[in-house]
């Protein structure tokens, strides 16, 4: 400054909100005042009277109450807006003119008597006035009849003059000279009535409405027209295009917000305009109501009562109670501006002007300015010895005083008007003087003192969106506008400290608009995202080719009127500024008028031929109807043949068949569908259509350019057609086959295969009306390179060569497109014209409604509710019981094992005080563990310790506190004795000790917080860059494709061209050779010498060893191939195509595995989740699995005899040799820090035996005697001897390993380690095999390439019932409200009409009658809603059950 009940048009207490006018009246109740009259002497006051004056209550009268102010309930309407119109009208106060008011009369309130009633109020008698009422009288003049004149208009019809005629109608006076007021009449203005053009919400699941209805005559009524009413005649009138009639919603505008507009939302303050005044209904008065603050009736509420009967109506201002998320004082004032009433003074006004409350909204100012680093201190945090932030912020100094408190001053709004005086002069008006009148308000501003003194808060910090940390919490608590956070390191919940916004505010929620071109007029689309009607004919409609004329509806231009003020932009003043206000312009994009233009649209005329059609002539097809005919094949019948089968599957059985099938042959019968031709072929509108021939019937192309002369195109509604099933009726019924049965198949199999089989499949006629009825692509027209194949015509002398139509196809250019694609076939292109349809997904093509059907079912067709998606193209994996090519001990070919048996051994499970913990498909399980009797040792019992077990350092003290001896104890552990270190003269330094501190310590958890190593895929051949093209993009090429390889190995071609990580080479080992060096290795020649022996001198050949070289590349050769390359019993060579082994593991998977190796974030434990010791436990044992080991034996066991290796180890060790002992070993010596010493083979070969046996096999289990380690072998070692001698006779399903010096088979040797539970791990070496045709299948992998509804990628995703819970919703026997209508019946008040009875002396008027009505009441309907036992479906939840339907074939 501005704004305040958006809900209950509930309900109301108490006060105010409409009165004035004595200058219309009779009066005189109170009040003054004056008189008189009594009291008193008198002042004087009491008391009486007295309208005489001021003045007035009540009362007659006059004007006003219809204005002002309030709500928005009803209203879809001429109600609002807007433009016209009234020749179809009214207007009190006002204005301007014109013309009167003469004379009479008759009541009546008040007053005063008197009744009634509790009250409201009433009744009766008498008196009386008026500017109250009624006559008479006048009538220019209005008004109605009748005659002519003249002008005007827009149909009806109007105006004006004429001294025309007839008739009817007025009048009021106050007051005191100034003037108001009455009456008639005429114009104006002002307000208002009616009436029309256009404009104004939603629904058609509201399609048919009307009975006074639509219209005439006539009358009434009204200020007026009018169906407004009535009577009497017609049968009209509105409706699909201009949406009737109904239902739901709703005051309408100026304007307000959004918004580039266009548009969309909304009508609160204010202005205009309606309606309404508890509710309904009526009329009086009156210029005007059908009247907020008047009547009157009715009903529903309150209240009063003496129970007889009264009284009320804030949606006016405060206020009240109620409802509700919510909305204010029971203020003041008539100064101002405004009404009303008076001649005026003035009275009255809750209009209005103030002022009070409210951060509820705009605007403006404040909280304080400068200056101040030690960057203080507290807080917080980090990259923590110290930073870093709060932060120039404080403190502090200087400085201003808006505001804020005291004081003191202090307005303007008063233009005017009243009173009183006075002047002009136009005689009612103008100046002049002067007095008086201010609510707000002692307010706005002003001045003057004090003093930073009085004065900051909310939200927010993950993204969108400005601003981060750190603490708790641990899918909990919580948080969210969407995505979504939160399940132990939350920037997302909660606290904090910072930061950001913003500011006397902030922030939530609710609504509108924007964004959103997501309803697309400006502006969209329907091939596959939602979306072309299943087709065609056609009505109404909308479009609609060429020339000319004309017209002026539609268009466009000038000017006019209107578009209210206020709002809005804007220009200019004032409030100190701003908000806000004044005041001028623009603006109001509309409507209506006038004048004009004549392109283009429309109308009208006229014309022409190209659209269109129709004629003749030809062609052409599986075009429709009907009929007839026809041949093969299928079943049946009948017969001849002929004998056991047939049929059917993946395999089988149901089934037929000796009553003779199936097969053959004949001859007949039946229905049905028409092989080949035959095709991107052909014809039709579409559905659809196929043997021949006829009949009928329609359609297309070409050519001629003969006729007509725009006659067209689409196309709602409507008609007709419309595949397959499927209804009805009557036929037919060969094969085939839903429903059925039977057999199988399976977990089930109500499927998918087999046999069987009814209806159906055909005709006739009828109904039905839907299809992925698809080219998922609506007709029509026109235009926009091209090649190519095919059909039917025309032309053409040809078979070459080429046109030209109309059709069916393939490619492709420009252009579209989101791409896929589309692209002269009426294109998915540029355009153009109609029609039909979409507007997330689901509910749902579902309910309800209505419409068709004979049903089945079609048509049309929603809403709660629930989700954040659902859906297209493509793209990159992945995946397939898709597809192609490939390799791999993958298969298959073999060898040899696993599964059974006894042990060992590792895991599960069980037990337990513990049985310590980890590893769990492949890729856990003889794994970590490369060695648990104590130790280990993490686990149990139990007994000790608490700065600890160790170490560092600082601080004191000791000298050895050690050490030895002892006691008690199961040890640690505790007591107790002995005990006085080393260097140095020393001082002091080492050392150990202990005592204090400051630092411990955790196999506690978290591998899903981590390094860092490790399995697998996989020694697969892949994974990726640059640059460049190609795609709107994601992303491709490159890397594909042919070939070839072990191999992205190469070649080759290629929109690519290179490059990296990997293959592959370089490294080691092994196989030849040559040279070189030879001890401890060898020993051929030479010597010497032993029981033997390189055992010795010697050698340097040879064996072996050490380093360093050669060598192998498809080099060479034939034969293939463009080339890479590839074959060959090729040469040759130790070796041949990577010679054989090894190391070497690309970009990634698997949240793989490990906090318990180690390491390290966080969290947890700190007389204990640490740590020490003692003793058990990891070693249990019903079981279940893995991994081994020894067997089961004659290719063998035993026994005796013989020989040959590699490669590793070794002083706290390896051990020769001798000696004991069956033996295990001991004893006691020897050499070896090793090519020196030492450990060293089995299988094997002879020779003997055994002779198929639970054995001379097998060795468990067990019993006795020992041996060795170690502190200790009870739990719980290993070895040796002797005795016992179990299971086991080669192992179900199933399975694992190997392609060569491998398998298989024999041994020896190392690591851990006192010993070993070693049959295990890593290694060495002997002896030595078979077999591969091949890639069809199983595995798992590489590459291309196809689909996908998957992307945690098939171990994926996902449907449906059933059962739970909870939500909305449809039926539903009913029940129950509600609005509106219909018919009946009954009726109030009140108009109107009518009147004999009533009232009046009479005119006349009715309380009498009638008509209609508000409300009541009955009665059947219909709609709309809420509620309902039950029921149907539908969504939406947690890991629930069944099964697996569907994305891959």
């Nucleotide at each position: 400054c501005a704004g305040g009940c958006u809900u209950a048009a509930c309900a109301c207490a108490u006060g105010c909100a409409a009165g004035u006018c004595g200058a219309g009246g009779g009066g005189c109740a109170g009040c003054a005042c004056g008189g008189u009259g009594u009291a008193u002497c008198a002042a004087u006051a009491g008391c009486a009277u007295u309208g005489g004056u001021g003045g007035c209550g009540a009362c007659c009268g006059g004007c006003g109450c219809a204005c002002g102010g309030g709500u928005g309930a009803g209203u879809a309407a001429c109600g609002c807006g807007u433009a016209u119109g009234c020749a179809a009208c009214c207007u009190g106060c006002c204005u301007a003119u014109c013309a009167u008011a003469g004379g009479g009369g008759a009541a009546u309130a008040a007053c005063c008597c008197g009744g009634c009633g509790a009250a409201a109020g009433u009744c009766g008698g008498a008196c009386u006035a008026a500017u109250a009422c009624c006559g008479c009288a006048u009538a220019a003049a209005a008004c109605a009849g009748g005659g002519g004149u003249u002008c005007c208009a827009c149909a009806u019809g109007g105006a004006a003059a004429u001294a025309u005629u007839u008739g009817u109608u007025a009048a009021a006076g106050a007051u005191u000279u100034a003037u108001c007021g009455c009456u008639g009449a005429u114009a104006g203005a002002u307000g208002g009535g009616c009436a029309c053009g256009c404009g104004u919400u939603c629904c058609a699941u509201u399609a048919g409405a009307u009975a006074u209805u639509u219209g005439g005559u006539g009358a009434g009524g009204u200020a007026a027209c009018g169906g407004c009413u009535c009577a009497c005649c017609a049968a009209g009138u509105c409706u699909a295009c201009a949406c009737a009639u109904g239902g739901a919603u709703a005051g309408g505008g100026g304007u307000u917000c959004u918004g580039a507009a266009a548009a969309g939302a909304a009508g609160g303050u204010c202005c205009c305009c309606c309606a309404c005044a508890c509710u309904g209904g009526u009329a009086c008065u009156g210029a005007a109501a059908c009247a907020c603050g008047g009547a009157c009736c009715a009903a529903a509420c309150u209240c009063c009562u003496a129970c007889g009967g009264g009284a009320g109506g804030c949606a006016g201002c405060a206020g009240u109670g109620a409802a509700g998320a919510a909305u204010a004082u029971u203020g003041g004032u008539c100064a101002a501006u405004g009404g009303g009433c008076g001649a005026a003074a003035g009275c009255c006004u809750g209009a209005a002007c103030c002022a009070a409350c409210c951060a509820a909204g705009u605007c403006a100012c404040g909280u304080g300015a400068a200056g101040g680093a030690u960057g203080a201190a507290c807080g917080a945090u980090c990259u923590a010895u110290g930073g870093u932030u709060u932060g120039u912020a404080a403190a502090c100094u200087u400085c201003u005083u808006u505001u804020a408190u005291a004081u003191g001053g202090g307005a303007a709004u008063a233009a005017a008007g009243u009173g009183a005086g006075g002047a002009g002069c136009g005689u009612g008006u103008u100046c002049c003087u002067u007095u008086u009148u201010g609510u707000a308000u002692g307010u706005a501003c002003c001045a003057u003192a004090u003093g930073a003194a009085u004065a900051a808060a909310c939200a927010u910090c993950c993204g969108c969106u400005a601003a981060c940390u750190c603490c708790g919490u641990g899918c909990c608590a919580g948080c969210a506008g969407c995505c979504c956070c939160g399940g132990u390191a939350a920037u997302a919940c909660c606290g904090a400290a910072g930061a950001u916004g913003c500011g006397a505010g902030c922030g939530u929620u609710a609504u509108c608009c924007g964004g959103a071109u997501u309803u697309a007029u400006u502006g969209g689309g329907u091939u596959u995202a939602a979306a072309g009607g299943g087709u065609g004919c056609g009505u109404a409609a909308g479009u609609g080719g060429u020339u000319a004329a004309u017209u002026a509806a539609g268009u466009c231009a000038u000017c006019g009127g209107u578009g209210a003020a206020a709002g809005u932009u804007u220009g200019u003043g004032g409030c100190u500024c701003a908000a806000c206000c004044a005041u001028g312009a623009a603006a109001u994009u509309g409507c209506c008028g006038u004048u004009g233009a004549a392109a283009c649209u429309g109308g009208u005329u006229a014309a022409a031929u190209u659209g269109a059609a129709u004629a003749u002539a030809u062609u052409u097809g599986a075009a429709g109807u009907a009929a007839g005919c026809g041949g093969a094949a299928u079943g049946c019948c009948u017969g001849c043949u002929g004998u056991a089968a047939c049929g059917g599957u993946g395999a089988a059985a149901u089934g037929g068949c000796u009553a003779a099938a199936u097969a053959u042959c004949a001859c007949g019968c039946a229905g049905a569908a028409c092989u080949c031709c035959g095709a991107u072929u052909g014809c039709g509108a579409a559905g659809g259509c196929a043997g021949c021939u006829u009949a009928c019937u329609a359609g297309a192309c070409u050519a001629u350019a003969a006729c007509u002369g725009a006659c067209a195109c689409u196309g709602a509604a409507g008609c007709a057609c419309g595949a397959a099933a499927g209804c009805g009726u009557g036929g037919g019924g060969a094969u085939c086959a839903a429903a059925c049965a039977a057999g199988a198949u399976u977990a089930g199999a109500u499927a998918c295969c087999c046999u069987g089989g009814u209806g159906a499949u055909c005709c006739a006629c009828g109904c039905a009306g839907u299809a992925a009825a698809c080219g998922a692509u609506g007709a029509u027209u026109a235009c926009u390179a091209g090649c190519u194949g095919u059909u039917u015509g025309c032309g053409a002398u040809a078979c070459g060569c080429a046109g030209u139509a109309a059709g069916c196809g393939g490619c492709a250019c420009a252009g579209c497109g989101a791409a896929a694609g589309c692209g002269u076939u009426a294109a998915a292109g540029u355009a153009a014209u109609c029609c039909a349809c979409u507007u997330g997904g689901g509910g749902a093509g579902u309910a309800c409604g209505c419409c068709g059907g004979c049903a089945a079912c079609g048509g049309u067709g929603a809403a709660a509710c629930u989700c954040a998606a659902a859906g297209g193209a493509a793209u990159u994996g992945a995946c397939g019981g898709g597809g192609g090519c490939c390799g791999g001990c993958a298969c298959a070919a073999g060898c040899g094992g696993a599964g059974g048996a006894a042990c060992a051994u590792g895991u599960g499970g069980u037990u337990u005080a513990a049985u310590u913990c980890g590893a769990u498909g492949a890729u856990a399980c003889g794994c970590g563990a490369g060695g648990a009797a104590c130790c280990u040792u993490a686990c149990c019992c139990g007994g000790g310790u608490u700065u600890g077990a160790a170490c560092g350092c600082a601080u004191a003290u000791u000298g050895a506190c050690a050490g030895c001896u002892u006691u008690a104890g199961a040890a640690a552990c505790a007591g107790a004795g002995u005990g006085u270190c080393u260097a140095g003269u020393a001082a002091u330094a080492g050392c150990a000790a202990u005592u204090u501190g400051c630092g411990a310590g955790g196999u506690g958890c978290u591998g899903c917080a981590u390094g860092g190593u490790u399995g697998u895929c996989g020694u697969c051949a892949g994974c990726u860059c640059g640059u460049a093209c190609c795609g709107u993009g994601a992303g491709g090429u490159g890397u594909c494709g042919g070939c070839u390889u072990a191999a992205g190995u190469g070649c080759c071609a290629u929109a690519a061209c290179g490059a990296g990580c990997g293959c592959a080479a370089c490294c080691c080992u092994u196989g030849u050779c040559a040279g070189u060096a030879g001890u401890u290795a060898c020993u051929a020649u030479c010597a010497g010498g032993u029981c033997a022996a390189g055992c010795u001198g010697a050698g340097g050949a040879c064996u072996c060893u050490g380093g360093g070289g050669a060598g192998a590349c498809u080099g060479c050769c034939a034969g293939c191939g463009u080339a890479a390359g590839g074959u060959g019993u090729g040469a040759g060579g130790a070796a041949g195509g990577u010679g054989g082994g090894g190391a070497u593991g690309a970009c990634g998977u698997c949240a793989a595995a490990u906090c318990a190796g180690c390491a390290c974030g966080g969290c947890c434990c700190u007389u204990a989740c640490a740590u020490c010791c003692g003793g058990g436990g990891c070693g249990a044992c019903a079981c279940a699995c893995g991994u081994g080991u020894u067997a089961c034996a004659a290719u063998g066991g035993u026994g005796g005899g013989g020989a040959c290796a590699a490669a590793a180890g070794g002083c706290a060790g390896g051990u020769a040799g001798c000696u004991g002992g069956c033996g295990a070993c001991a004893a006691g010596a020897u050499u070896c820090u090793a090519a020196u010493c030492u450990c060293c083979a089995a299988a094997c070969c002879c020779c003997a035996u055994c002779u198929c046996a639970g054995u001379u096999c097998g060795g468990a289990u067990u019993g006795a005697a020992g041996u060795c380690u170690g502190c200790a072998a009870c739990c719980c070692g290993a070895c040796u001897u002797c005795g016992u001698g179990a299971a086991g006779c080669u192992g179900g399903a199933u399975u694992c390993g190997c392609u060569a010096g491998u398998a298989a088979u024999c041994g020896c040797g190392c690591a851990u380690c006192a010993g070993c539970c070693a049959u295990g791990g890593c290694g060495c070496g002997g002896u030595g095999a078979a077999u591969a045709c091949g890639u069809u299948c199983c595995c798992g992998g590489g590459c291309c390439u196809u689909g996908u509804a998957c992307a945690c990628a098939c171990c994926g995703c996902c449907c449906g019932u059933c059962a739970a819970g909870c939500c909305a919703u449809g039926g539903g026997a009913g029940u129950u409200g509600g609005g509106g209508g219909u018919a009946c019946c009954u009726a109030a008040a009140g108009u109107c009409c009518g009147u004999a009875a009533c009232c009046g002396c009479a005119a006349g008027g009715a309380u009498c009658g009638g008509c209609c009505u508000a409300g009541g009441g009955u009665a059947a309907a219909a709609c709309c809603g809420a509620u309902g036992a039950c029921u149907g479906g539908g969504g939406c939840u947690a890991a629930g059950u069944c099964a697996u339907a569907a994305c891959a074939a």
Small-subunit ribosomal RNA from an uncultured organism, 1449 nucleotides, folded computationally.
Rfam family: Bacterial small subunit ribosomal RNA. Rfam links the family to the GO terms ribosome and structural constituent of ribosome.